[in-house]
Parts: sequence; C1' cells; structure tokens
RNA sequence: AAUCUGCUAGGGCAAACCCGUCGUGAGGUGGGUGCGCAAAGCUACUGGUCCGUAAAAGUGCGGAUAGUGGUGCUAUCGCG
Repeated sequence: AAUCUGCUAGGGCAAACCCGUCGUGAGGUGGGUGCGCAAAGCUACUGGUCCGUAAAAGUGCGGAUAGUGGUGCUAUCGCG
C1' cells in the first nucleotide's frame, strides 16, 4: 500500500403505508414516515421476477425491477 473482518466518528440511504404527480401497465417521481441496510452508492452486461404486445403451440420483440442474485466501477474517520 492492497484485501478481508470487528468496533468506532461524522454521517448517509429509505421498506411498507399515506398524499400529489407521470405511465396502458410493471413501475417511476416529489413530500411525510422509518422496516431495515457497510455499499440499500452507480451500472440493465447476465440469471430471476414482473408488465405490454404478437403467436394455435414453440417462442419472439419492447419495457420495468439495483431493497432478487451474479458481474463491473466508485467510496468515509480512527483503532484492532
């Protein structure tokens, strides 16, 4: 120095629900709230799941989900 891990400092994010709003829909978004999270920061490349559409079937195409896994990139004080 790098990686893993525990504790710590400053903090950070925000499930479900409610209100507004966008969308055919999955879902997104602003505010409240606070289940939880050491990457619950980013990324749709890949698996899964969900939505729309075409199809007799097989399946194809488009979209969503990062708090469903994997991959990749980045990241905080001090000590063990």
Record summary
A computed fold for an 80-nucleotide RNA from an uncultured Pseudomonadota bacterium, annotated as c-di-GMP-I riboswitch aptamer. It matches the Rfam family "c-di-GMP-I riboswitch aptamer". About the family: GEMM was predicted in a large-scale screen for bacterial structured RNA regulatory elements. Model confidence (mean pLDDT): 83 of 100.